[in-house]
Molecule: c-di-GMP-I riboswitch aptamer
Organism: soil metagenome
RNA sequence: GAUAAAGGCAAACCUUCGGCGACGGAGGGACGCAAAGCCACGGGUCUGACAUCGGUCAGAUCGCCGGGUUACCGAA
Numbered sequence: 001g002a003u004a005a006a007g008g009c010a011a012a013c014c015u016u017c018g019g020c021g022a023c024g025g026a027g028g029g030a031c032g033c034a035a036a037g038c039c040a041c042g043g044g045u046c047u048g049a050c051a052u053c054g055g056u057c058a059g060a061u062c063g064c065c066g067g068g069u070u071a072c073c074g075a076a
Stems, first nucleotide, its partner, number of pairs: 001073001008033002013028006031063001037069003041066003044061007
């Protein structure tokens, strides 16, 4: 980051499995994505438990943002 080339990923939803839950895995399916590859490091949001109602602890989300790190092509 281009009216390029080769490709890649896969939202919602459906089926199924796991979980108290947020949500995650597998199959189907494509809303979209130049990192929609990976990381829970800092925020945000969500879940569970406790509560003296100040919050605390544990978890989820990287397709919420920032950051870190790796990667295909090579016009301006």